Fluoride riboswitch aptamer (crcB RNA motif), 76 nucleotides, folded computationally.
It matches the Rfam family "Fluoride riboswitch aptamer (crcB RNA motif)". The family has 289 seed sequences and 2,293 matches in Rfam 15.1.
The sequence was found by an Rfam model in a public genome assembly.
[in-house]
RNA sequence: CUCGCUUGUGGCGAUGGAUCCCGCCGGGACCGUUCUGGUCCGAACCGCCUACCGGGCUGAUGGUUCCUGACCUGGU
Numbered sequence: 001c002u003c004g005c006u007u008g009u010g011g012c013g014a015u016g017g018a019u020c021c022c023g024c025c026g027g028g029a030c031c032g033u034u035c036u037g038g039u040c041c042g043a044a045c046c047g048c049c050u051a052c053c054g055g056g057c058u059g060a061u062g063g064u065u066c067c068u069g070a071c072c073u074g075g076u
Base pairs, nucleotide, nucleotide: 010025011024012023013022016067017066018065020063021062027041028040029039030038031037032035047057048056049055050054
């Protein structure tokens, strides 16, 4: 780079949104009008410390950057 087959193109990562990147999960049952259908359950996920139910602490990122919101300080 080309060809063939199969599968996916969904969700999540402690406070909002987005680009890119990283990681994790992505299973099962039922119903019907059989469809890119509906319903239900499940997974990843839901911060830290401690003398522990009392008290204390960091951050709008999983990471990077930007925007937005909040707070403080300085300048115009």